[in-house]
RNA sequence: UCCCGAUAAGGGCGAACACGUCGUAAGGCGUGGACGCAAAGCCACGGGUCAGGGUUGGUCCCUGAUAGCCGGGUUGCCGAA
Repeated sequence: UCCCGAUAAGGGCGAACACGUCGUAAGGCGUGGACGCAAAGCCACGGGUCAGGGUUGGUCCCUGAUAGCCGGGUUGCCGAA
């Protein structure tokens, strides 16, 4: 350094829900709150799912969202076996 992930150490993030706010919506943001997470840091590249619109005999197309759905890319703390 790489792989790996401990009843290690120091920490980190923050589900549901509530309030406020943005958005047609999915959902986002802020505050509180913690279900959990070794990348639950970041990225919409592939698939899935969700929302809006279009379209059709079937279907498919466009836009947006979801990174805590999966895969992938990339960066990072610590150092036992």